RNA sequence: UUUGCAUUGCAGCCUAAAUCGGUUUGUCUUCCUGCGAACCGAUGCGGGAGAACCAAAUUCCAAAAAUGAAUUUUUUUUUGGACGGGGCGAACGAAAUCGGGCGACCGGUUUCAAGGCCACUUUCAAGGCCAAGCCCGACAGCUAAUCUCGCCGGCAAUUGGAAGGGCGAGC
Repeated sequence: UUUGCAUUGCAGCCUAAAUCGGUUUGUCUUCCUGCGAACCGAUGCGGGAGAACCAAAUUCCAAAAAUGAAUUUUUUUUUGGACGGGGCGAACGAAAUCGGGCGACCGGUUUCAAGGCCACUUUCAAGGCCAAGCCCGACAGCUAAUCUCGCCGGCAAUUGGAAGGGCGAGC
C1' cells in the first nucleotide's frame, strides 16, 4: 500500500432553519489567537409571487309576494342576514356537548382521528409522543422565464429482528 475478517468502538434529536469567507466591533490580553455580535458575499437547504396550455367559476338562511301542484311542498322576484379568499406547517377533519342566534351560522370543551416524529439509512414488529400555532389583508389555481423571502426556535437520548453503509482500531 492492497485485500479479507460471523472482531470491536463511535456517530445527538425535531425543524428548511446550515457551512465557509471577508469587514467592523465587544471581551481576556502587550499582541496574536479563541469566543460572541452586526453587516456583506458565496454555497447549500426551504418558501412565496409569477405566462401559454389545461383547470375553475356566483352558496345557504329568514320574511313577504307571485306561480304550479293539492294540503305538504316546487320555482321565481324583493328585502335583510350568514359564510370571503389565500399562505407556512404533520397538525386535514368528524362526533358529542355547553353558550349565543328564529335560522343560516359563531365561540368553547371532551373524545376520536387523516397525517407526522422516536437517534447512520431503509424495512418489519412492539411501545411511546404530537395532531398546535402563526401570517397576508379583499388579493394570488397550475405555471417556463423572471422577481422575492427565510435559515429561527425547542429539546436529551425507546426496544428487538433483517439488509446496507461511514469513520477509527484490531487480527
About this RNA:
A computed fold for a 171-nucleotide RNA from a Verrucomicrobiota bacterium, annotated as c-di-AMP riboswitch aptamer (ydaO/yuaA leader). It was read from a public genome assembly, where an Rfam model found it. The coordinates come from a structure-prediction model, not an experiment, and the mean pLDDT is 77.